Notes
Bacterial large signal recognition particle RNA from a Candidatus Dormiibacterota bacterium, 265 nucleotides, folded computationally. The sequence was found by an Rfam model in a public genome assembly. NCBI's taxonomy places the organism under Bacteria, Bacillati, Candidatus Dormiibacterota. Its Rfam family is "Bacterial large signal recognition particle RNA". The family's RNA type in Rfam is non-coding RNA gene. The coordinates come from a structure-prediction model, not an experiment, and the mean pLDDT is 76.
C1' cells in the first nucleotide's frame, strides 16, 4: 500500500402539538430512506434514546463534526382589515314636541274645528230566553240472611184436631243504580241583533242642532327634549385575517475535516 475477517456505526431527518422532561404513534415539511409487534383522554424510557424481536451493510457517495443555504412550521412587535364582547359621553342619528316658511298630497260652504244634545260602544242590578248542572218528578233494576208478604219442600210443639217459627221460589220495597225528559225548585257564566233602570262618557262611530273657514298628512329648516335600546363616533379587552420587521429550529441540497482493532502478503 493490497487482502481476509471483524466492530463502532448506519439503514431517514425535521417543525409544531403533547409532555416534569425526551422519543414514539397521529398532523405538517422534506423526499423515497430494512421487516415484525406496541401506542392518545396512549405507549416507552430518566438523561441523549422510542421499547422488545428479527435481518441488511459496515470503515466510507453511506458514519461523526463544522460553516453555508434555506422548504416548512412556530414565538414576539408595531400596522392594516374584520368581526365580538364590555363601559361611557349624548356630538351624529333613530325617535318625541313645538314653530317656520315654501313645496306636494288629502278632506272640507252637499258646512272644516269647535260647542252642545241623544244614541252607540263601557259598567252594574233587576227581568226574560237560551245552555250547563243539583235535586224533585217518572219509568226500569235492585237485598244469601241479619227487609216485609205469601211460604212447596223440610223442622217444630200436640195423642188428636190443630198450632209455630221459616229456607228456596214468587210478589214487593229499603240503600243505590240505570234512563227519561216535560212541569216544579235551585244554582252557574268569556250566553243573548232580548227588556227595564241606573252610573259613567276619556277616545272612537252614528244622529240632530249652533257656529261659519278651516283642517290633516308628508318633505325641508330653526329651537327644546332625548335613550344607552339600535347604528355612526370615543375608550377598553380578547379573537381572526393579512402583509412587514425581528427571534430562534431547521428537512432537502452544497462545501470543508475526521473515524478503530486483529491476521497475512
Nucleotide at each position: 500500500u493490497c487482502g481476509c475477517g471483524c466492530u463502532a456505526g448506519a439503514c431517514g431527518g425535521g417543525g409544531a402539538g403533547g409532555u416534569a422532561g425526551c422519543g414514539g404513534u397521529g398532523c405538517c415539511c422534506u423526499g423515497u430512506a430494512c421487516c415484525c409487534g406496541c401506542a392518545a383522554g396512549c405507549c416507552g424510557c430518566u438523561g441523549u434514546a422510542g421499547c422488545g424481536g428479527g435481518g441488511u451493510c459496515g470503515a466510507a457517495u453511506c458514519c461523526c463534526c463544522c460553516c453555508c443555504c434555506g422548504a416548512g412550521g412556530g414565538g414576539c412587535g408595531g400596522c392594516g382589515u374584520u368581526g365580538u364582547c364590555g363601559g361611557g359621553c349624548a356630538g351624529c342619528c333613530a325617535c318625541g314636541a313645538u314653530g317656520g316658511u315654501u313645496c306636494g298630497a288629502g278632506c272640507g260652504u252637499u258646512g272644516a274645528c269647535g260647542g252642545c244634545c241623544g244614541g252607540a260602544u263601557c259598567c252594574g242590578a233587576c227581568g226574560c230566553a237560551a245552555c250547563c248542572u243539583g235535586g224533585u218528578c217518572c219509568c226500569g233494576c235492585c237485598a244469601a240472611c241479619c227487609c216485609c208478604g205469601u211460604c212447596a219442600g223440610g223442622u217444630c210443639c200436640g195423642g188428636a184436631a190443630g198450632g209455630a217459627a221459616g229456607c228456596a221460589g214468587c210478589g214487593g220495597u229499603c240503600c243505590g243504580c240505570g234512563g227519561g225528559g216535560c212541569g216544579c225548585c235551585g244554582g252557574g257564566g268569556g250566553u243573548g241583533c232580548c227588556g227595564u233602570c241606573g252610573g259613567g262618557c276619556c277616545u272612537c262611530c252614528c244622529g240632530g242642532c249652533c257656529c261659519g273657514a278651516g283642517c290633516c298628512c308628508g318633505a325641508c329648516c330653526a329651537u327644546c327634549g332625548g335613550u344607552c335600546a339600535c347604528g355612526c363616533g370615543c375608550c377598553g379587552g380578547g379573537g381572526a385575517c393579512g402583509a412587514c420587521g425581528c427571534c430562534a429550529c431547521g428537512a432537502c441540497g452544497g462545501g470543508g475535516g475526521g473515524u478503530g482493532c486483529g491476521c497475512g502478503a